Background:
This is a predicted structure of a 368-nucleotide RNA (Bacterial RNase P class A) from a Planctomycetaceae bacterium. It was read from a public genome assembly, where an Rfam model found it. Rfam family: Bacterial RNase P class A. Rfam classes the family as a ribozyme.

């Protein structure tokens, strides 16, 4: 000096001017409001609405199945499919990245063409043996080492054996089991022995295993106010609790619970609503994610939706120009400044997205 690779901050500033939303002190009010003073007024994703919870109601406790959910270990958190570290495996020279990361010998299925044959398959061409013919060829046994086809054909390699051949035998190595040890919390990883066992992919097919799951959601809930018109039908057991089956709560059994169709009215306000699994700081504990103490600080709460208009100057970036000493600086001018906005709150993932500017680190050349 170049390319990469992890990460972190901002998200234009600053003045004048008018203007809206809340509130907090004061005065006035006709209680409807009004005028002054102080202060506060979106995001890193508010976006999807994919997860997980807190909060409210089912509702006063449950069980079984169905079902859906997650998939390596161990921690971390309220809690999760997140977030750390850590195995294994892919991928990259490498810092790193990424994995829908338990079983395929429990059983079902899939897998085009080619191919004898695609999983406890299988014999086209060969190879051996015995026979038949004058030859050309032909029949019956054995074979899977050697050749073709595929992407992939039932472990490599050598040596032996056979008729010929095969793990049929060794040896050596690969894989898969048993046993034993060392290191780790575990996943696992090292190493010794033993066994010829040699069983291909797919589970992001279905299906087995381990663990785990109530439902509905702020348009939940609650309280004031307002309205009300009924008629006709069924009914003995209904109503509820995601699906079903026990159970369990509540009403009711002809003075009737509870339904069904027809039709009529009202539907306005308050409240839930922001102080929180909270922000920032310092000192500790932990690899780390996070957590423990101790200070400190309040940062929308609207309801047809409030936080915005104009000027002006900086900054940043782009193209054009000018001058100067090449690299470059300086200075005019015109345009531009992303992605995009709450709605009951919170942690997380994913998607958009202009730039700046900062710390770590990996490979390559050069030069001392």
């Nucleotide at each position: 000096u170049g390319a990469c690779u992890g990460g972190a901050u901002c998200g234009g500033g600053c003045g004048a001017u008018c203007g809206c939303u809340g509130g907090u002190c004061g005065g006035c009010u006709u209680u409807g409001g009004c005028c002054g003073u102080c202060g506060a007024g979106a995001g890193g994703a508010a976006a999807g609405u994919c997860c997980g919870g807190g909060c409210u109601c089912c509702a006063a406790a449950g069980g079984a199945c169905a079902g859906g959910g997650u998939g390596g270990u161990c921690g971390g958190u309220a809690a999760c499919a997140c977030c750390g570290a850590c195995c294994g495996g892919u991928c990259g020279u490498g810092a790193g990245a990424c994995c829908a990361g338990g079983g395929a010998a429990a059983g079902u299925g899939c897998a085009a063409c080619a191919g004898a044959a695609a999983g406890u398959a299988g014999a086209c061409c060969g190879c051996c043996u015995c026979g038949g013919g004058a030859a050309a060829c032909u029949g019956a046994g054995g074979u899977a080492a050697g050749g073709g086809u595929g992407a992939a054909a039932c472990g490599g390699u050598g040596c032996g054996g056979u008729a010929a051949g095969a793990g049929c035998g060794c040896a050596c190595c690969a894989g898969c089991g048993g046993c034993c040890g060392a290191g780790g919390u575990g996943a696992c990883u090292c190493g010794g022995u033993c066994g010829g066992c040699u069983a291909g992919g797919u589970a992001a097919a279905c299906c087995c295993c381990a663990c785990u799951c109530g439902g509905a959601g702020c348009a939940a809930g609650g309280c004031c106010a307002a309205a009300c018109a009924g008629a006709g039908g069924g009914g003995a057991g209904g109503u509820u609790c995601g699906g079903u089956c026990c159970g369990g709560a509540c009403c009711a059994u002809u003075c009737g619970a509870c339904u069904c169709u027809c039709g009529g009215g009202u539907a306005g306000g308050c409240u839930g609503c922001u102080u929180g699994a909270g922000g920032c700081g310092a000192c500790g504990a932990g690899c780390a994610a996070u957590u423990g103490u101790c200070g400190u600080c309040c940062u929308a709460g609207a309801u047809a939706a409030a936080u915005g208009g104009u000027c002006g100057c900086c900054a940043c970036g782009u193209u054009u120009u000018u001058g100067c000493u090449u690299c470059g600086c300086a200075g005019a001018a015109a345009c531009g400044u992303a992605c995009a906005g709450g709605a009951c709150c919170c942690g997380g993932c994913u998607u958009a997205u202009c730039g700046a500017u900062c710390c770590a680190g990996u490979c390559a050349g050069c030069c001392a």
The prediction has a mean pLDDT of 78.